[in-house]
RNA sequence: GAAGUUCGCCAGGCAGUCGCUGCGCACCUCGUCGUGCGUGGAGGAAAGUCCGGGCCCCGCAGAGCAGGAUGCCGGCUAACGGCCGGGCGCCGUGAGGCGACGGAAAGUGCAACAGAGAGCAGACCGCCGAUGGCCCGCGUUGAAGGGUUCGCUCUUCAGCGGGCACAGGUAAGGGUGAAACGGUGCCGCGGCUUGCGUGAGCAAGCGGCGGGUCGGUGCGCAGGCACCGGCAGGUAAGAGCUCACCGCAGGACUGGCAACAGGACUGGCACGGCAAACCCCAUCCGGGGCAAGGCCAAAUAGGGGAGCAUUGGCGUGGCUCGCGUCGCUCCCGGGUAGGCUGCUAGAGCUUCACGGCAACGUGUCGCCCAGAGGAAUGACUGCCCGAUGUCGCCGGUUUGCGCCGGCGGCGUUCGACAGAACCCGGCUUAUCGGCGAACUUCCCCA
Numbered sequence: 001g002a003a004g005u006u007c008g009c010c011a012g013g014c015a016g017u018c019g020c021u022g023c024g025c026a027c028c029u030c031g032u033c034g035u036g037c038g039u040g041g042a043g044g045a046a047a048g049u050c051c052g053g054g055c056c057c058c059g060c061a062g063a064g065c066a067g068g069a070u071g072c073c074g075g076c077u078a079a080c081g082g083c084c085g086g087g088c089g090c091c092g093u094g095a096g097g098c099g100a101c102g103g104a105a106a107g108u109g110c111a112a113c114a115g116a117g118a119g120c121a122g123a124c125c126g127c128c129g130a131u132g133g134c135c136c137g138c139g140u141u142g143a144a145g146g147g148u149u150c151g152c153u154c155u156u157c158a159g160c161g162g163g164c165a166c167a168g169g170u171a172a173g174g175g176u177g178a179a180a181c182g183g184u185g186c187c188g189c190g191g192c193u194u195g196c197g198u199g200a201g202c203a204a205g206c207g208g209c210g211g212g213u214c215g216g217u218g219c220g221c222a223g224g225c226a227c228c229g230g231c232a233g234g235u236a237a238g239a240g241c242u243c244a245c246c247g248c249a250g251g252a253c254u255g256g257c258a259a260c261a262g263g264a265c266u267g268g269c270a271c272g273g274c275a276a277a278c279c280c281c282a283u284c285c286g287g288g289g290c291a292a293g294g295c296c297a298a299a300u301a302g303g304g305g306a307g308c309a310u311u312g313g314c315g316u317g318g319c320u321c322g323c324g325u326c327g328c329u330c331c332c333g334g335g336u337a338g339g340c341u342g343c344u345a346g347a348g349c350u351u352c353a354c355g356g357c358a359a360c361g362u363g364u365c366g367c368c369c370a371g372a373g374g375a376a377u378g379a380c381u382g383c384c385c386g387a388u389g390u391c392g393c394c395g396g397u398u399u400g401c402g403c404c405g406g407c408g409g410c411g412u413u414c415g416a417c418a419g420a421a422c423c424c425g426g427c428u429u430a431u432c433g434g435c436g437a438a439c440u441u442c443c444c445c446a
Stems, first nucleotide, its partner, number of pairs: 001442010012384007020041008028031001043417001047428002050426005055289004062321004067285005072086005087101001088099004102280002107278002109274002124174002126170003131167002133164006142157006182246004186211004191206006212231008232242002247269001248267003253262003293341004303332006312326004348367002352363004386414001388411010
C1' cells in the first nucleotide's frame, strides 16, 4: 500500500415561524376544538408473525392415546428452536464461516436406467490348467491279455510330453454405474543358467543398471547432494489366504465435569449409503388470545322454527377414561356496536466495582426516555454537515493511462430501508452512508 474476517456505535445537526399531541400548573368569557407557560413525543429493524414468555379468560387446571416440536457436550436465561464456550464434521492459504450434529447391529423401505450382481449380492469379457474329463504323440525302462511263422506284432493300463478349456477354480485385471462387499504394498531396460520347442519363442531361477519412494547417517547459507538399507510371502491362477502400514470395531488405561481425544493392545472385520424416508430413543408441549378481559350507559322482539334429551347433551383443537353440570345445537328475524379502562415504572436503561474465557450474575451511583384511539411526533425558511458531479492546486503510486488522499471554488439534486398500537427476550428479512477496535493474507521498502 492492497485485499479480507469479526465485533461495537451513529442513523443528519443548529436556529426561526406556524401546526399536532401526552402530562403538569395557572387563568377565564367554562368553550367541550378555550388561552398561556413548562416538559416529553417512532426503529435498528418499529417489518415478518417465525419461536419463547409476562398478562387475561375457559376448564378439577387429573390421567392417557393420537399429534407436534427439539436433537453433540457444558453453561446462561423467566423461557426458547435463542445466546456463550467447547467437541466433532465440512469449506477457506488464513483470520474465520456453516452444520436438520441421538440411533443404520430392532424392523420396514428407497437408489431410474445400465450392469453378472446394488447389501444374506454376483460371473458378461477375461485369467488358471493343480483336480475330474476329452484329444494327439512317445514308448518295454513297467505290467496284463490276445495272435504268432517264436523274428515279432496288436490292444489296454501305468508313465512321459503336448493340446482343449467341457466340468471346475477365481473375482486380482477390464466393462456397467453416482456408488460394486475396506485402501496401499513400485516402474523400466537389458544379461546369464536350466528345462521345453524344428523354429520364432515359452517357463523358472540368479544377479546388473537406471528411475520413483520410504528410513538412517553425513555435508551444504540455501536449492540440494553423497552413501547404506527396504519396497513381502503364498497360489494352478487369485484373494486378508499370511504379513506390514492405514482405515474400521472393541474393552481396559491416561487426560477432560462431559461431548470427545490420545498412545498401546486385541480382532481379519458387522450386510456399504440414505432417517431433511417411515421408524426407534431421550426431553418438552392444555386451549384461545388486547379484536384477551373488566366496568358504566343505552336499546330491543326473554320473537318464530327444527333437532337431541339421562343408554343423552354441554363443559376453549381430535379421541378415551375420570370429574362437573342439567340443558344443549342449528336456522330465520330484531336491537346495540357509545364511553371509561386494560395502556405504560418495566424479567427497564445506565456509571462503577467484583466474579466469570464468555454469555451473564451480584452489589452500587444515577435516570424516567411515546401512549395515540381511524390513529399525534409535521410543514416552511436559512446555515452547516453528509453524499454526488465537475474544475483547480498539492502529495503518494504507476513506464504511462489511471487510481488514492488532502484543501479550495462552483453546481445540482439527493439523504437509504422504512413508521409504534398491551409489553418484553430472540430469530429472519430490507438497507444510504459514516466512525472506532482487533485479527488474517499478499506486495514493496528499511